RNAcentral holds the full RNA, with entries from ENA and SILVA. A computed fold for a 348-nucleotide part of an RNA from an uncultured organism, annotated as small-subunit ribosomal RNA, central domain. Rfam family: Bacterial small subunit ribosomal RNA. Gene Ontology terms of the family: structural constituent of ribosome and ribosome. Model confidence (mean pLDDT): 90 of 100.
[in-house]
Context: one part of a larger RNA
RNA sequence: UUGGGCGUAAAGGGCGCGUAGGCGGCCAUGCAAGCCUGGUGUGAAAUCUCCCAGCUCAACUGGGAAUGCGCGCUGGGAACUGUGUGGCUAGAGUUUAGGAGGGGGAGCUGGAAUUCCUGGUGUAGGGGUGAAAUCUGUAGAUAUCAGGAAGAACACCGGUGGCGAAGGCGAGCUCCUGGCCAUAGACUGACGCUGAGGCGCGAAAGCGUGGGGAGCGAACAGGAUUAGAUACCUUGGUAGUCCACGCUGUAAACGAUGUGCACUAGGUGUAGGUUGGUAUGACAAUCUGUGCCGGAGCGAACGCGUUAAGUGCACCGCCUGGGGAGUAUGCUCGCAAGGGUGAAACUC
Numbered sequence: 001u002u003g004g005g006c007g008u009a010a011a012g013g014g015c016g017c018g019u020a021g022g023c024g025g026c027c028a029u030g031c032a033a034g035c036c037u038g039g040u041g042u043g044a045a046a047u048c049u050c051c052c053a054g055c056u057c058a059a060c061u062g063g064g065a066a067u068g069c070g071c072g073c074u075g076g077g078a079a080c081u082g083u084g085u086g087g088c089u090a091g092a093g094u095u096u097a098g099g100a101g102g103g104g105g106a107g108c109u110g111g112a113a114u115u116c117c118u119g120g121u122g123u124a125g126g127g128g129u130g131a132a133a134u135c136u137g138u139a140g141a142u143a144u145c146a147g148g149a150a151g152a153a154c155a156c157c158g159g160u161g162g163c164g165a166a167g168g169c170g171a172g173c174u175c176c177u178g179g180c181c182a183u184a185g186a187c188u189g190a191c192g193c194u195g196a197g198g199c200g201c202g203a204a205a206g207c208g209u210g211g212g213g214a215g216c217g218a219a220c221a222g223g224a225u226u227a228g229a230u231a232c233c234u235u236g237g238u239a240g241u242c243c244a245c246g247c248u249g250u251a252a253a254c255g256a257u258g259u260g261c262a263c264u265a266g267g268u269g270u271a272g273g274u275u276g277g278u279a280u281g282a283c284a285a286u287c288u289g290u291g292c293c294g295g296a297g298c299g300a301a302c303g304c305g306u307u308a309a310g311u312g313c314a315c316c317g318c319c320u321g322g323g324g325a326g327u328a329u330g331c332u333c334g335c336a337a338g339g340g341u342g343a344a345a346c347u348c
Stems, first nucleotide, its partner, number of pairs: 003320004007302002012316001014201004021194003025088007033081002035077009049065006091191001092188006098181002103177007110154001114150008125136002162169002206247006215241002220236004258315006266293011297304002321348003330341004
């Protein structure tokens, strides 16, 4: 609960596609459901409101009247909504000629580093720390050279730079594939916006089956530190991290800011286009993205400020004091872990 709100106070769904629904451009014309208007019927009486009257007043009682509203029937109107028909191109889309990109998937390849193995040189240490020790080394380590193997990640370029709806995406090449941007035409002709349910995607960790396992490293063991040290430091080290397929479906999934459209001062950087222009360097204009500063306005303040938190419209989600509690219960999803939905008593 017909209210006010949602960047930080409670509150934007993690993100998209899209069903129902809601909302919807310009012109002409028809209809008349909504809408406006006339007539009429009805909505018993009492009651309520107004006027008058009767009890000495009032309450009370009696008489009269009106407004208003609902519904039905029947006429009229046509601006708006709706609906039918015809048309339009400014919204939306298709296509041709161009462009940028770590967008996605698959395959192949590369170098640096690390660890391990083999061999050479070589000798007493190495490693680690605040200092040490556990550890490692004369069975020859560390260092260095050569060869080999393996797995994972791709230095520099690299940039408040790019791409993606979000999660996210960085070595190189090839193939397949999605989206985006500008300019000039042609075409379709409102095909649009949002979106309850639904469906799909969704970091890390985790789970299942099978591989793989270099480095790192929960758990675990040891050494230190300490009053203690179930930690921080250190030596090891299993799951895991990697791959394939399947599941999980969460996050400070954040811009803590839903999506779309329109309007409202500027300045400055940067990325990708186009046009003009030049000495083919500047510079100017314009579109799309991404930053900073800032005016009006907004805001509790911080701040936001054409990438709005300004001014409006459309649609969705959500909030309604703290704790109890994202708990219990029910339902539902999941192999499990757990997820979704989600109270109350009580208490302040």